[in-house]
Context: one part of a larger RNA
RNA sequence: CUGGGCGUAAAGGGUACGCAGGCGGCGUCUCAAGUCGGAUGUGAAAGCCCGGGGCUCAACCCCGGAAUUGCGUCCGAAACUGGGAUGCUAGAGUAUGGGAGAGGGAAGUGGAAUUCCUGGUGUAGAGGUGAAAUUCGUAGAUAUCAGGAGGAACACCGGUGGCGAAGGCGACUUCCUGGCCCAAUACUGACGCUGAGGUACGAAAGCGUGGGGAGCGAACAGGAUUAGAUACCCUGGUAGUCCACGCCGUAAACGAUGAAUGCUAGACGUUGGGGAGAUGGCUCCUUGGUGUCGCAGUUAACGCAUUAAGCAUUCCGCCUGGGGAGUACGGUCGCAAGACUAAAACUC
Numbered sequence: 001c002u003g004g005g006c007g008u009a010a011a012g013g014g015u016a017c018g019c020a021g022g023c024g025g026c027g028u029c030u031c032a033a034g035u036c037g038g039a040u041g042u043g044a045a046a047g048c049c050c051g052g053g054g055c056u057c058a059a060c061c062c063c064g065g066a067a068u069u070g071c072g073u074c075c076g077a078a079a080c081u082g083g084g085a086u087g088c089u090a091g092a093g094u095a096u097g098g099g100a101g102a103g104g105g106a107a108g109u110g111g112a113a114u115u116c117c118u119g120g121u122g123u124a125g126a127g128g129u130g131a132a133a134u135u136c137g138u139a140g141a142u143a144u145c146a147g148g149a150g151g152a153a154c155a156c157c158g159g160u161g162g163c164g165a166a167g168g169c170g171a172c173u174u175c176c177u178g179g180c181c182c183a184a185u186a187c188u189g190a191c192g193c194u195g196a197g198g199u200a201c202g203a204a205a206g207c208g209u210g211g212g213g214a215g216c217g218a219a220c221a222g223g224a225u226u227a228g229a230u231a232c233c234c235u236g237g238u239a240g241u242c243c244a245c246g247c248c249g250u251a252a253a254c255g256a257u258g259a260a261u262g263c264u265a266g267a268c269g270u271u272g273g274g275g276a277g278a279u280g281g282c283u284c285c286u287u288g289g290u291g292u293c294g295c296a297g298u299u300a301a302c303g304c305a306u307u308a309a310g311c312a313u314u315c316c317g318c319c320u321g322g323g324g325a326g327u328a329c330g331g332u333c334g335c336a337a338g339a340c341u342a343a344a345a346c347u348c
Stems, first nucleotide, its partner, number of pairs: 003320004007302002012316001014201004021194003025088007033081002035077008049065006091191001092188004096183004103177007110154001115149007125136002162169002206247006215241002220236004258315006266293012297304002321348003330341004
């Protein structure tokens, strides 16, 4: 190298875009690089293998053949791969008309609630728990009414509903902006798929600078509980949570299931569009999502089953007993925290 695999046993990269590379639709003509056939040269000898012979046999030795699966040259074939030319429309894309949506960015606005402040009413408790206490309150709390301030999040609608490549996205309005779906035609004419490196995006926490700070709340303090209680419960409470800009680059980043294409029974929901027939709100067809069940098939089983884990093809990533270890060392990146890459001894 070859093999078998990757939902749960080890194994799908967090996601996308994309250079190189790999792979690539239908027809005709052509070239002949790959491919195939023939010829020829070469492929040392010995050895191996086959046939024959010589030592009384054998080992050993001699002769002949075969083999040497390779390479060069020449002649030929043209189905397939490849190169060239030309054409096509089923892949891909563009145009036209519609459609749904928490897709993204910015600005502005709104109401409910918590907290705080001011004032009114009012008086002795409030709060909290399994029970309590710490705590707050006669300097007037809790409760209640009115006014004000400020920050954060957007109840109901809300839904195995929708959108997005993933992370993720939920009040309303406006502006800017990406993608998707459907219908009927027209156009381009393979323009495609994948993608090592690379680049961009990437929850939360964390970091830097400057703001902001209502509630919540690591750390911390106190009260309880307990044998103890560095916890669970309670009262407080700082970072943080929020905003701007810049880093970090991780996750049970999960469907634990890479991307693309084709094929392979159905049934029932739901969502977006289109069509037909009915016309008291219905039925049917079609198409794109999203679910449940289920046949064939598959699977070690569980299960999966047109949204495949079925049947196939292309490309990428990854696995190869457990521990040591996702560690050490080195390197790259980072302000740091650390991230990425990634062993061995030893041991079972």
Molecule: small-subunit ribosomal RNA, central domain
Organism: uncultured bacterium